[in-house]
RNA sequence: GGCGCCGUAGCCAAGUGGUAAGGCAGAGGUCUGCAAAACCUCCAUCAGGGGUUCGAUCCCCCUCGGCGCCU
Numbered sequence: 001g002g003c004g005c006c007g008u009a010g011c012c013a014a015g016u017g018g019u020a021a022g023g024c025a026g027a028g029g030u031c032u033g034c035a036a037a038a039c040c041u042c043c044a045u046c047a048g049g050g051g052u053u054c055g056a057u058c059c060c061c062c063u064c065g066g067c068g069c070c071u
Base pairs, nucleotide, nucleotide: 001070002069003068004067005066006065007064010024011023012022018054026042027041028040029039030038047063048062049061050060051059
C1' cells in the first nucleotide's frame, strides 16, 4: 500500500429499513430488628461526519479505532 471482518450502556451481547431485547454491574424503592436473597422501577439518539429514504443501528461514501490476510 491492497483486501476482508468488527465497533450497540461501565462490561458481555441480540437486533440486518418502522422510535434498541436480555444478562452482570450501578441508582432508587418494597420486604427485614439489621443485612443477604427475592421482587418492582430507572440507566445506550447504536465510533464520528455526510448521503439515500416519509423513516437509518440496518443501505451507500469518507474518516477514526481494533483484528486478520496478501505484498
The RNA shown here (transfer RNA) has 71 nucleotides and comes from a Myxococcales bacterium. Rfam family: tRNA. From the family's description: Transfer RNA (tRNA) molecules are approximately 80 nucleotides in length. RNAcentral holds the sequence, with entries from ENA. RNAcentral records the identical sequence in 3 taxa. Model confidence (mean pLDDT): 82 of 100.